A computed fold for a 72-nucleotide RNA from a Puniceicoccales bacterium, annotated as transfer RNA. It matches the Rfam family "tRNA". Rfam describes the family as follows. Transfer RNA (tRNA) molecules are approximately 80 nucleotides in length. Taxonomically the source falls in Puniceicoccales (Bacteria, Pseudomonadati, Verrucomicrobiota, Opitutia). The sequence was found in a public genome assembly. The coordinates come from a structure-prediction model, not an experiment, and the mean pLDDT is 81.
RNA sequence: GCUCCCAUAGUUCAAUGGAUAGAAUAUUGGUCUCCGGAACCGACGGUUUGGGUUCGAAUCCCGAUGGGAGCG
Numbered sequence: 001g002c003u004c005c006c007a008u009a010g011u012u013c014a015a016u017g018g019a020u021a022g023a024a025u026a027u028u029g030g031u032c033u034c035c036g037g038a039a040c041c042g043a044c045g046g047u048u049u050g051g052g053u054u055c056g057a058a059u060c061c062c063g064a065u066g067g068g069a070g071c072g
Base pairs, nucleotide, nucleotide: 001071002070003069004068005067006066007065010025011024012023013022018055027043028042029041030040031039048064049063050062051061052060
């Protein structure tokens, strides 16, 4: 330099172009308890970025950024 893949919650992962983007875990509040780090019930936390297509985009298209693999 060329080609391909990936980017979603603090972390690990889901989500046919269509309901308010879900689950586990972590954090935190409560209940329970002699105690709680166990159990149960809640809360918080979000699509890397800029455009485009579409009635509607995490999803499709183009560019940028970051990471990975292969070739030279």